[in-house]
RNA sequence: GCCGCCGUAGCUCAGGGGGAGAGCAUCCGAUUGUCGAUCGGAGGGCCGUGGGUUCGACUCCCGCCGGUGGCG
Numbered sequence: 001g002c003c004g005c006c007g008u009a010g011c012u013c014a015g016g017g018g019g020a021g022a023g024c025a026u027c028c029g030a031u032u033g034u035c036g037a038u039c040g041g042a043g044g045g046c047c048g049u050g051g052g053u054u055c056g057a058c059u060c061c062c063g064c065c066g067g068u069g070g071c072g
Stems, first nucleotide, its partner, number of pairs: 001071007010024004018055001026042005048064005
C1' cells in the first nucleotide's frame, strides 16, 4: 500500500428498516446469626464519527477515525 472483519451499557456480546436488549458487574430489597449462594427489582448506552438514501436508520450506501486478520 491492497483486501476482509469488528466498533452498541463499566466488561463480554445479541439485535441487520418502525420497541435498544441479555449475561456479568454496581446499587436496593427478600432469604441467612454474618458473609456467600439463590430470588426479586433499580440505575446505567441518543449505538465510533461526518454525510447520503428513506416518511422513518443501531440496521442500507460513502468518507474518516480506532482495533484486528490476511496479502505484498